[in-house]
Predicted 3D model of a 74-nucleotide RNA (transfer RNA) from Rhizobacter gummiphilus. Model confidence (mean pLDDT): 80 of 100. Rfam family: tRNA. Rfam links the family to the GO term triplet codon-amino acid adaptor activity. Rfam classes the family as a transfer RNA. NCBI's taxonomy places the organism under Bacteria, Betaproteobacteria, Burkholderiales, Sphaerotilaceae, Rhizobacter.
Parts: sequence; C1' cells; structure tokens
RNA sequence: GGGCCGGAAGCUUAAGCGGUAUAAGCAGACGACUCAUAAUCGUUCGACAGUGGGUUCGAGUCCCACCCGGCCUA
Repeated sequence: GGGCCGGAAGCUUAAGCGGUAUAAGCAGACGACUCAUAAUCGUUCGACAGUGGGUUCGAGUCCCACCCGGCCUA
C1' cells in the first nucleotide's frame, strides 16, 4: 500500500429485510431479606449511535470520505 471485521448506556455486548433511539449482563441509586455484611430478589437510573457528508417521507441499519482498534496479505 491492498483486503476484511468492528466502533451505540460508565464497561462488555445483542439488535431478520430502513419505520422514527430498542435491549441484556455488569456497575450506580433505592428497597426487600439478614443481628450485620456478602450473595440473592424487586424497582429505578441511564446511550442522538466514532466524525462529517449523501440517498430517502424516514437511517444504528444503505452509499462516500476520514479517524481509531483488530486480523490477513504484499
């Protein structure tokens, strides 16, 4: 240099075919249980989606460029 995969809650991730930001676990807060702590259980809190454009009535999802990480290759 070329090719492929990925980037979304504080963290790790899921989300056939575009339908108007949706979810899980952990973490946080509150409560239950306990003499108490942990564990467990319940409730709750949360993200404008790497950046910028484009297509579309409508984009996490499709297209382009760039940034970051990983793998393959010369």